[in-house]
Context: one part of a larger RNA
RNA sequence: GGAUGAACGCUAGCGGCAGGCCUAACACAUGCAAGUCGAGGGGCAGCGGGAGGCAGCAAUGCCUUGCCGGCGACCGGCGGACGGGUGCGUAACGCGUAUGCAACCCACCUGUAACAGGGGGACAAGCCGUGGAAACGCGGUCUAAUACCCCAUAUAGCCGUGCCUUCGCAUGGGGGUGCGGCGAAAGCCGAGAGGCGGUUACAGACGGGCAUGCGUGGCAUUAGAUAGUUGGCGGGGCAACGGCCCACCAAGUCGACGAUGCCUAGGGGAGCUGAGAGGCUAGACCCCCACACUGGUACUGAGACACGGACCAGACUCCUACGGGAGGCAGCAGUGAGGAAUAUUGGUCAAUGGUCGGAAGACUGAACCAGCCAUGCCGCGUGAGGGAGGGAGGCCCUACGGGUUGUAAACCUCUUUUCCACGGGAGUAAUAAGCGGCUUGCGAGCCGCGAUGAGAGUACCGUGGGAAUAAGCAUCGGCUAACUCCGUGCCAGCAGCCGCGGUAAUACGGAGGAUGCAAGCGUUAUCC
Numbered sequence: 001g002g003a004u005g006a007a008c009g010c011u012a013g014c015g016g017c018a019g020g021c022c023u024a025a026c027a028c029a030u031g032c033a034a035g036u037c038g039a040g041g042g043g044c045a046g047c048g049g050g051a052g053g054c055a056g057c058a059a060u061g062c063c064u065u066g067c068c069g070g071c072g073a074c075c076g077g078c079g080g081a082c083g084g085g086u087g088c089g090u091a092a093c094g095c096g097u098a099u100g101c102a103a104c105c106c107a108c109c110u111g112u113a114a115c116a117g118g119g120g121g122a123c124a125a126g127c128c129g130u131g132g133a134a135a136c137g138c139g140g141u142c143u144a145a146u147a148c149c150c151c152a153u154a155u156a157g158c159c160g161u162g163c164c165u166u167c168g169c170a171u172g173g174g175g176g177u178g179c180g181g182c183g184a185a186a187g188c189c190g191a192g193a194g195g196c197g198g199u200u201a202c203a204g205a206c207g208g209g210c211a212u213g214c215g216u217g218g219c220a221u222u223a224g225a226u227a228g229u230u231g232g233c234g235g236g237g238c239a240a241c242g243g244c245c246c247a248c249c250a251a252g253u254c255g256a257c258g259a260u261g262c263c264u265a266g267g268g269g270a271g272c273u274g275a276g277a278g279g280c281u282a283g284a285c286c287c288c289c290a291c292a293c294u295g296g297u298a299c300u301g302a303g304a305c306a307c308g309g310a311c312c313a314g315a316c317u318c319c320u321a322c323g324g325g326a327g328g329c330a331g332c333a334g335u336g337a338g339g340a341a342u343a344u345u346g347g348u349c350a351a352u353g354g355u356c357g358g359a360a361g362a363c364u365g366a367a368c369c370a371g372c373c374a375u376g377c378c379g380c381g382u383g384a385g386g387g388a389g390g391g392a393g394g395c396c397c398u399a400c401g402g403g404u405u406g407u408a409a410a411c412c413u414c415u416u417u418u419c420c421a422c423g424g425g426a427g428u429a430a431u432a433a434g435c436g437g438c439u440u441g442c443g444a445g446c447c448g449c450g451a452u453g454a455g456a457g458u459a460c461c462g463u464g465g466g467a468a469u470a471a472g473c474a475u476c477g478g479c480u481a482a483c484u485c486c487g488u489g490c491c492a493g494c495a496g497c498c499g500c501g502g503u504a505a506u507a508c509g510g511a512g513g514a515u516g517c518a519a520g521c522g523u524u525a526u527c528c
Base pairs, nucleotide, nucleotide: 001528002527003526004525006524007523008522009521010520013380014379015378016377017376018375019373020372021338026336027335028334030333031332032331035078036077037076040075041074043071044070047069048068049067050065051064052063053062054061055060085291086290087289094216095215096214097213098212099211100210101209104208105207109204110203111202112201113200114199115198117151118150119149120148126141127140128139129138130137131136157182158181159180160179161178162177163176164175165174166173167172187196188195189194217263218262219261224254225253226252229251230250231249232248234246235245236244266288267287268286269285270281271280272279273278293314294313295312296311297310316327317326318325319324344370346369347368348367352366353364354363355362356361383414384413385412386411393405394404395403396402397401419465420464421463422462423461424460428455434449435448436447437446438445439444472517473516474515475514476513477498478497479496483512484511485510486509487508493500494499
């Protein structure tokens, strides 16, 4: 000098863009953050309507009725494994890069081929009864389905077993063919046409799993480490390979090319600095990993060993009728604590994206916006031109005088960014349903029209007014740009280094002046 997720002191006009718990992975009140589908189902608690009945002149009220719109809870499907957070752990195939899988999986999506015949028994909700303070149950009974089960069919699929052929990197892989065995399905909407779904198989796409080469901290004042340890045979398990797990057999395996141990640490793209080589960093954005009060476990599922699922144990907090229960902000806000220090218990689904749905749409603290903070970067302003009687005041001197503040002010002319008032006022919106037209064998596509804006009456524009609303901070001995006076007297104090201060201090404190930067300026901390 540059840099920072900064903090502190003094100061502060505006805007744009970005950033904002680096500490206690400390504890958390409250609200919200994952639902959706009635075009799978039985139903009808609540709401609206219809119909019927009763009361009333009527308005209306009450009762009945799932008849309609819809729909709480329930069964069922898909989603809750994404999105969002954090950096504890991890020195590891965790990450980066390059490969391999002849050892693997993949819901939704796309393509191809084929199929959907028949039957059955339940369980919720409901009803009845009952336990409990509650959380939550328990018993009986009825019932539906795209829930569950059985039989049939099966080219292709899987298992077993023959044959032919072809290829290879060892185990072996691909193709064809024969026999035996096994294994599917679901309906719904619609007047219909048709649409949305279902099952099996192959292929693709997407996403993942596993393995390997190389790279990826410190300490040798850590030198030996290892018993499922290393390998084999056989099995179990897994989507799959594997000592992953197990029985048996062998005695191996790693290590100064640093094993093992201890300490530290998420990794990368990148960022800062530097002429470069290099050094340092890991916040914001993106990718990967790990974690979700602490430890463990599996269940469901295409996918989890699952942040807002389950079970067990533990610590902690809360409720309790003392028998027993409830909870997990490292989601968004917010609170306490810790700390030098880090924001609103805001708005909207308008856009982008996600889940569900045929759609309408619902949900979405993802996201988009707004609020707070000079935390940073960038931009703008605090006026411009003229103006000497160089006034008054301040400060200094060699003091009737001169110097400086200083063209600075006053004063004249001008401008109006900004500000205030008034008026206008966006882009962000593409389209959906639907309508019209065109193309098309179907599916579908294209063109035109066609609701919808949180931010926001914001940005921006216009008119009017008036220099009006707007400058500080640090320094001035040398390094280093900027000097005098007064006070103090090794005191009070300064200080990055050298060093200043003991009676004329350009070094302390004040003043005048000056220098540097400027809505900032200094200090501290850290890196180059």
A computed fold for a 528-nucleotide part of an RNA from Candidatus Alcium sp. F082, annotated as small-subunit ribosomal RNA, 5' domain. Lineage of the source: Bacteria > Pseudomonadati > Bacteroidota > Bacteroidia > Candidatus Alcium. The prediction has a mean pLDDT of 84.